[in-house]
The part of an RNA shown here (large-subunit ribosomal RNA, domain VI) has 281 nucleotides and comes from Solobacterium sp. Its mean pLDDT, the model's own confidence on a scale to 100, is 86. Lineage of the source: Bacteria > Bacillati > Erysipelotrichia > Erysipelotrichaceae > Solobacterium. Rfam family: Bacterial large subunit ribosomal RNA.
Context: one part of a larger RNA
RNA sequence: CGUUGGAAGUUUGAGGAGAGCUGUCCCUAGUACGAGAGGACCAGGAUGGACGUUCCUACGGUGCACCAGUUGUCACGCCAGUGGCACAGCUGGAUAGCUGAGAACGGAUUAGAUAAACGCUGAAGGCAUCUAAGCGUGAAACUAACUUCAAGAUGAGACUUCCCUCACUAUAAGUGAAUAAGACCCCUUAAAGACGAUGAGGUUGAUAGGUCAGGGAUGUAAGCAUGGCGACAUGUUGAGUUGACUGAUACUAAUAGGUCGAAGGUUUAUUCACACGAGAA
Numbered sequence: 001c002g003u004u005g006g007a008a009g010u011u012u013g014a015g016g017a018g019a020g021c022u023g024u025c026c027c028u029a030g031u032a033c034g035a036g037a038g039g040a041c042c043a044g045g046a047u048g049g050a051c052g053u054u055c056c057u058a059c060g061g062u063g064c065a066c067c068a069g070u071u072g073u074c075a076c077g078c079c080a081g082u083g084g085c086a087c088a089g090c091u092g093g094a095u096a097g098c099u100g101a102g103a104a105c106g107g108a109u110u111a112g113a114u115a116a117a118c119g120c121u122g123a124a125g126g127c128a129u130c131u132a133a134g135c136g137u138g139a140a141a142c143u144a145a146c147u148u149c150a151a152g153a154u155g156a157g158a159c160u161u162c163c164c165u166c167a168c169u170a171u172a173a174g175u176g177a178a179u180a181a182g183a184c185c186c187c188u189u190a191a192a193g194a195c196g197a198u199g200a201g202g203u204u205g206a207u208a209g210g211u212c213a214g215g216g217a218u219g220u221a222a223g224c225a226u227g228g229c230g231a232c233a234u235g236u237u238g239a240g241u242u243g244a245c246u247g248a249u250a251c252u253a254a255u256a257g258g259u260c261g262a263a264g265g266u267u268u269a270u271u272c273a274c275a276c277g278a279g280a281a
Base pairs, nucleotide, nucleotide: 001152005163006162007161008160009159010158011157015149016148017147018146021049022048023047024046025045026044033038051106052105053104054103055102059100060099061098062097066093067092068091069090070089071086072085073084074083075082076081110144111143112142117137118136119135120134164264165177166176167175168174169172182260183259184258185257186202187201188200189199190198207253208252209251210249211248212247213246214245216242217241218240223236224235225234226233227232
C1' cells in the first nucleotide's frame, strides 16, 4: 500500500516446513525344522544408543552490586571497626536467571492407492496363461494421519462484537473539516528484546523502584560481659548481613498533554412502516 466504511478479537486451511532411525534381552520355545550340530517365522513384553523438542523440581556448572575467611599495603588521628588497591587480590560457599553431562517427552498406531513380487477368473490361441477386458494381496518409499507456519490464498476467506456528523458546489466512488469505536506519541517496564517489534501497565493504578513480611544464601555480626599472661574461647546469638525469588503496601515515578483515525458504488426485485410526495428507510 492492498484486501471496497472504520475498528477490536477469535478462527478456517489452499499451500509449505518438520518428524520418520535402530540395537540388545525375555517369552512364545530349546518348539517348528534338522541325523546331529544348531535353531526360527508369526504374536507379546522389557530396556538401551544416537537424534530431536521442552524445562530447571532434583543432580551439577556459572553466578563481576550475595555471605564469610585471609595476605600485603595505604587511608579514615590511634585501639577497635571499616574502606581503597593488588587478575573479581586470593580462598570457601551460593539465590534468581542462563545452562548440560541433568529431568520429562517424541518416532507410534491406522487408513488409502501402489512398486517389485505373489494370486483369482480369463480369452486371443477348444489346452495353457496373473492380463488383453475384469478382480485381489503386497514396502521404512507416496497420500493422509502427528507437530508447526499459514488469507499478499491479489482466489486477499469466515465468525463475534464495537462506532454512525457537518459544510460547500463541479452533484461526483466530489472537495474540505471535526470527531466516534479504536490506536499511537509520551511515560513505568519484562515472561520480550541488537534497534524496531511483542507482552504487562499508566492513579478507576501493584508496572518498576522503595518499604514491610516471607523464602533462599552465608554461617554465630558489631558492642558488651566472663575466662585466659596471650593468641583466643564462651555467652548475648542460628546472630548479623543479604542481587535478581514470593506476597503485601501508593511512599517515589507512570503527571500533564498531544497526534492519527469512518460516513460506506450502481441497478433491479422483495418486505415493513408512514400515508400519496419534486417522497423516506